Overview: The RNA shown here (transfer RNA) has 75 nucleotides and comes from a bacterium. The sequence was found in a public genome assembly. It matches the Rfam family "tRNA". It is annotated as a transfer RNA. Rfam links the family to the GO term triplet codon-amino acid adaptor activity. Its mean pLDDT, the model's own confidence on a scale to 100, is 81.
């Protein structure tokens, strides 16, 4: 350069056009313990950024931008 793939809570992960964007783990209260731990309860908090189809976008198309793979720089 070209050509695939990926980007979602503080980490991992679900999702394939109508969801309040679900869950584990972490992190706060809080029950419960003689304390810590487990364990139960609530609670925090996300769609990489722009544009576009749509009545409706995390989804579906394009551009950028980060990562990853792949091939190529011949005559």
């Nucleotide at each position: 350069g070209c050509c695939c793939c990926c980007a979602u809570c503080g980490u991992c992960u679900a999702g394939g056009g109508g969801u309040u964007a679900g869950g584990a783990c972490a992190c706060a209260g809080g029950a419960u313990u003689u304390u810590c731990g487990a364990u139960c309860c609530u609670g925090c908090a996300g769609c990489a950024g722009g544009g576009g189809u749509u009545c409706g976008a995390a989804u579906c198309c394009c551009c950028u931008u980060g990562g990853g793979g792949g091939u190529g720089c011949c005559a």